A computed fold for a 1540-nucleotide RNA from a Planctomycetia bacterium, annotated as small-subunit ribosomal RNA. RNAcentral holds the sequence, with entries from SILVA.
RNA sequence: AGGGUUUGAUCCUGGCUCAGAGCGAACGCUGGCGGCGUGGAUUAGGCAUGCAUGUCGAGCGAGAACGGGGGGCAACCCCUUAGUACAGCGGCACACGGGUCAGUAAUGCGUGGACAACUUGCCCUCGAGACUGGGAUAACGGCGGGAAACUGCCGCUAAUACCGGAUGGCCUCGCGGACCGGCAUCGGACUGCGAGUAAAGGUGGGGACCGCAAGGCCUGCUGCUCAAGGAGAGGUUCACGACCUAUCAGCUAGUUGGUGAGGUAACGGCUCACCAAGGCUACGACGGGUAGGCGGGCUGAGAGGCUGACCGCCGACACUGGGACUGAGAACUGCCCAGACUCCUACGGGAGGCUGCAGUCGAGAAUCUUCCGCAAUGGACGCAAGUCUGACGGAGCGACGCCGCGUGCGGGAUGAAGGUCUUUGGAUUGUAAACCGCUGUCACGCGUUAUGAAUGCGCAGCAGCGAAUACCUGCUGCGUUGACAAAGGCGCGAGAGGAAGUCACGGCUAACUCUGUGCCAGCAGCCGCGGUAAUACAGAGGUGGCAAGCGUUGCUCGGUAUCACUGGGCUUAAAGGGCGCGUAGGCGGUGCGGUACGGUUUCGGUGAAAUCCCUCGGCCCAACCGAGGAACAGCCGGGGCUACGGCCGCACUAGACGGCAUCAGGGGACAGUGGAACUCCCGGUGGAGCGGUGAAAUGCGUAGAUAUCGGGAGGAACGCCGGUGGCGAAAGCGACUGUCUGGGGUGCCUGUGACGCUGAGGCGCGAAAGCCAGGGGAUCAAACGGGAUUAGAUACCCCGGUAGUCCUGGCCCUAAACGAUGCGCACUAGGUAGCGGGAGGUUCCGACUUCCCGCUGCCGGAGUAAAAAUCUUAAGUGCGCCGCCUGGGGAGUACGGCCGCAAGGUUAAAACUCAAAGGAAUUGACGGGGGCUCACACAAGCGGUGGAGGAUGUUGCUUAAUUCGAAGCAACGCGUAGAACCUUACCAGGACUUGACAUGCUGGUGGUAGGAACCGGAAACGGUAACGACUCUCCUUACGGAGAGAGCCAGCACAGGUGUUGCAUGGCUGUCGUCAGCUCGUGCCGUGAGGUGUCGGGUUAAGUCCCAUAACGAGCGAAACCCCUGUUGCUAGUUACCAACGGGUCAUGCCGGGGACUCUAGCGAUACUGCCGGUGUCAAACCGGAGGAAGGUGGGGAUGACGUCAAGUCAUCAUGGCCCUUACGUCCUGGGCCGCAAACGUCCUACAAUGGUCGGUACAAAGGGUCGCCAACCCGCGAGGGGGAGCUAAUCCCAAAAAGCCGACCUCAGUUCGGAUUGUAGGCUGAAAUUCGCCUGCAUGAAGCUGGAAUCGCUAGUAAUCGCGGAUCAGCUAUGCCGCGGUGAAUGUGUUCCUGAGCCUUGUACACACCGCCCGUCAAGCCAUGGGAGCCGGGAGUACCCAAAGUCGUCGACCGAACCGCAAGGGCGGAGGCGACCACGGUAAGACCGGUGACUGGGACUAAGUCGUAACAAGGUAGCCGUAGGAGAACCUGCGGCUG
Repeated sequence: AGGGUUUGAUCCUGGCUCAGAGCGAACGCUGGCGGCGUGGAUUAGGCAUGCAUGUCGAGCGAGAACGGGGGGCAACCCCUUAGUACAGCGGCACACGGGUCAGUAAUGCGUGGACAACUUGCCCUCGAGACUGGGAUAACGGCGGGAAACUGCCGCUAAUACCGGAUGGCCUCGCGGACCGGCAUCGGACUGCGAGUAAAGGUGGGGACCGCAAGGCCUGCUGCUCAAGGAGAGGUUCACGACCUAUCAGCUAGUUGGUGAGGUAACGGCUCACCAAGGCUACGACGGGUAGGCGGGCUGAGAGGCUGACCGCCGACACUGGGACUGAGAACUGCCCAGACUCCUACGGGAGGCUGCAGUCGAGAAUCUUCCGCAAUGGACGCAAGUCUGACGGAGCGACGCCGCGUGCGGGAUGAAGGUCUUUGGAUUGUAAACCGCUGUCACGCGUUAUGAAUGCGCAGCAGCGAAUACCUGCUGCGUUGACAAAGGCGCGAGAGGAAGUCACGGCUAACUCUGUGCCAGCAGCCGCGGUAAUACAGAGGUGGCAAGCGUUGCUCGGUAUCACUGGGCUUAAAGGGCGCGUAGGCGGUGCGGUACGGUUUCGGUGAAAUCCCUCGGCCCAACCGAGGAACAGCCGGGGCUACGGCCGCACUAGACGGCAUCAGGGGACAGUGGAACUCCCGGUGGAGCGGUGAAAUGCGUAGAUAUCGGGAGGAACGCCGGUGGCGAAAGCGACUGUCUGGGGUGCCUGUGACGCUGAGGCGCGAAAGCCAGGGGAUCAAACGGGAUUAGAUACCCCGGUAGUCCUGGCCCUAAACGAUGCGCACUAGGUAGCGGGAGGUUCCGACUUCCCGCUGCCGGAGUAAAAAUCUUAAGUGCGCCGCCUGGGGAGUACGGCCGCAAGGUUAAAACUCAAAGGAAUUGACGGGGGCUCACACAAGCGGUGGAGGAUGUUGCUUAAUUCGAAGCAACGCGUAGAACCUUACCAGGACUUGACAUGCUGGUGGUAGGAACCGGAAACGGUAACGACUCUCCUUACGGAGAGAGCCAGCACAGGUGUUGCAUGGCUGUCGUCAGCUCGUGCCGUGAGGUGUCGGGUUAAGUCCCAUAACGAGCGAAACCCCUGUUGCUAGUUACCAACGGGUCAUGCCGGGGACUCUAGCGAUACUGCCGGUGUCAAACCGGAGGAAGGUGGGGAUGACGUCAAGUCAUCAUGGCCCUUACGUCCUGGGCCGCAAACGUCCUACAAUGGUCGGUACAAAGGGUCGCCAACCCGCGAGGGGGAGCUAAUCCCAAAAAGCCGACCUCAGUUCGGAUUGUAGGCUGAAAUUCGCCUGCAUGAAGCUGGAAUCGCUAGUAAUCGCGGAUCAGCUAUGCCGCGGUGAAUGUGUUCCUGAGCCUUGUACACACCGCCCGUCAAGCCAUGGGAGCCGGGAGUACCCAAAGUCGUCGACCGAACCGCAAGGGCGGAGGCGACCACGGUAAGACCGGUGACUGGGACUAAGUCGUAACAAGGUAGCCGUAGGAGAACCUGCGGCUG
């Protein structure tokens, strides 16, 4: 710091998503040790059990027992236990500490102030005091009630309990005097008089004196009372700060204020009576939702965002609600009442409150021990010892977090084995292991030891106090006190021993292979993987990361400038309000003076501690902890400054407004007037049509239309002028005249003196459609009717036609209300044009010309912008103000509110869902877009196909098998240039298993290998078997032997597969297309994709060439080079040729010879727009001509750019993967590939007379031939047979060419056309022609008389037509294919159309690219949601009823020790009654929120459902917006608007 993801690619906008950090976490797998932290976030749900608040005998009275001892026979008594325990009175504490976060949006919290309106126990300082009396009451004893809890009556008693009196300063009240000060009420000293108000003792020690003693007394400590001050704590109050919601806009009756009273510690409507009518609110009252607040924590560069666990401060709460009492202070473990719940009960009544520490149940993804100790710190009480303390200190549990440590270290290569991969060579795991050497952390065992401990107390000493050597206090020394702790430290011992996992490995993102699986199973944070070679699933090996952890999930911040203060935007991406006027608000010209609110500076206060940061220090380090510093950017106060903003005052004129003069204008309203057109009516003329369309029809018309003339009526709109022109704020405004009226420009520079700009709300205006009422109604025209079109046609087209269109009044308030661009001001190059006004020059005027102001356009530099573009009319640069946006869909929808007569408008969500939706531009492709140009593309023409018969291929069907492939063009006489066996891949049956074929290894083998013959068999094969080898080496007596090889046998590796995948491939091929294209280097342009070059003007068959040119060059293609052919020269001359010479024959180059000719086949030449004329840009080139065998590429061939079709081929071959292995391999016999209802393609032969048949007679080229071609001759009607010359071929043969020509017959007929089919007789090849060959003769003689829709080929030696040859091949189903020549046309000089193609351009929502994309209804599934008769629930409020406890008021006949009084009685207090307030509860009517609901509405989503084709190309009717009507649906139509 960024990355991934929209596209074919690009830039931008924009969302989604990832990498980081964090957590009181949870879950999965795993788990050695320690330190420090941390741990019920959910049900503020319910709780068993134990503990958590007591203490003081130095405040007071009383006072056991068990046990022990003694006595007694025993009952029992005494001593001790012990003035102890238990309990009571009294004091203090229990208001702290501890828990939780329910409530609370302010009664709370934070920061800073105020109290002249307050309180304060314990503590500290200081002053004064503590005198004198009295009456009770618990405990206890006795008698009762009750199950219990508890309680009644009688009696006795103490106090630091309670009460009276005294004294009295302060204080309070009343009456006075007088000073200082302040802040409004007032505050503070001083002072006179009167009235009222306190107290308590306890204890230690002690010489003299008094006293019987206690004690007085002295002294110390402590307690008590009053007052003042302090410290700390609290109360009250003010300002500012901090959540969401306006789909909550008005709220308020003690409400706001006053007077008086009450009440409080204290101010106050806090409470009450009366009076007034106020108070709050857009700077958000009131209502709703949510929430304890803060220091801080997490994150972040910061600003900010999120958060409030642990620790700390504050608040609130304590089963729920209400209430008071006590007290300095108020209630978690106090009290009373009500309620819910739980428990006990003798049914009469009672008891209880873990949100203290543990623990339990429940719910939950989830959160611990019913531990130890008061040793330390702290707290309560106490003089103290001490007691109490679940505060706290510790331990335990949980990897929950942070931090630290360990699981060893070094050496070790035959790189072991095993695993995995493999191209089989090897690679990798991997120095990893083994093995050798070493160490000893942690854990384990044994031993030893420090700190947390200082106090207190005891003893000793010293000092202070004091009369005192006492007491007490302080200091010093010694002794004593440890829960944790079997922890920690240290030493020793033993031994590598006890200690590694988890996640990932397609990109982002670090890490790759194999196997399995086969859109299955599964993965996935986003993009996306998986449909037979998956680095993406699963396993394995390997690798990467982190490590006692690693991943996952959830949540927060970040990245995200994606709510933008720092730091964003609004022409087209989301976003400018339809337009104006104007309220609040915001902002505001020039000069001077003042002020000091903002601003700025300085000083002071505060900003708790902890945290963060820095430095230093303590635990071995770290985490953790301590100390010091800094910081906490805030708030408050004092002083200074005054440029700027504000405020006050005085001026000014440049902003703004006015005045005068003048100008333009479809600006607005009302009234009137006019002509053209149109329709209707009347009349005339006229006589058959008119009208309408792509073509028609409906319609109108002989009852006289259309047309035309005249007359009349009516309504609406205003042609030309007219313009890119004018006016208006916008909507909008167009004949003419009048009246009324708004705004603007220019000139003069005259007046006012900042009067300004913007503008949330508000108010007004606001096209069309639409609504209400009343008119009007010519035209046009939703709806509707009819005619067409069509598969349909609820449309487009046509004929009609109603609302409406028009007017008046009233509504509606929306548009693509657009410049998709808010208003205002200022500034920032120009050029050009129009409109309005003015000034100057010139001129007689006009015209012209220069300049100024205002308005309206175009072009354009800088700048800006993603680009397109924009550019003084900004989208530039600034300022001010307003409106609006924050991914797409859901949706401008629902609900609610407001408005409307309605239609509807406005405001405006959520659930759910998607990984995009978008803008601009680029390259393509496409268009029922355009331009230019080609091609047998069409047209012109000739001949065909489609009909028939047959051949052949294909489909289909059939079959045991009919092997397989090819599939629009570009499969179909294609692979197959030869299926009877073979081929052959298919089927049936029979066989073989190292195999029909290759290589290697091991073992064996001489009667071995081979092998006639024989047996079985259809063959293959199996079996028997005479005979019987070869090569090399060695030995040898030369017979032979030994060994090795080949061969063979057995076995092992392996062979083999036309099995599969052409969508894993190579190679080859088809096709676009012989089309003219496709690219590169450098440069230039562009942010970029990319463009330029390659475009443009000409030209060409051509990106061929020329010109021009930010391009200059180049490559692959085109052309040329190559082959054939056309002319010619030279060379050569056999087998070819034969002119002249010679010879010869019936005849023939037959022979000698010739090298002339033809020809053969080699080398050359020729053609290049070279020449002439014209056209053209001086070009390229084109047109015409000459010459020439040939002329503009002479004709033909070979040659096929970048690429496209996952085109074709795994069956030519090769090849990865997969599959078979006595079979999916191999061999054989037979069958099949030839099967036939039917369909299609390609052909052949025909239908005849330009013909057929017969006879005669010419003229080729190119080929082939020795397992061959085969002559002559003979036989046969013929196929053919016999025969055998010649020829390895310019020699011989195949071989005749045929059409043609000459002659004859046939005479239009299913024929002397046509030849299918069938019969029969033959021939040939071949082991073999039945399935299933070809040929011949004779006989037979089918369909067919020119072929529907449709469709093919061909532009010249072409089409057509005629025959000939060859490959394959034994033969042949060849009419096929590949070649050869013979004869030999017609038509076109055009590009409208069909098809295809090239270039330029345009539009695009297409990019697997129009066979594209895509819309809506319907049907199905699923999800969330609106409405809904209702039903259920919730919180809050209002009104009324009832009213517990309690407080207050009142009454108080009853009750009461203290005071007064001799007494009676009084005072005072209380029970009780009544009243006021009031919790719970009840009744009533609503509002709000939530759940549910038959049915219903739309919506989202879902590989292959139905109907159509709306949109994107002019999308085939341009689209879209608003509105209205209509329609299965997309939609259609009307009106107005927009160009996107």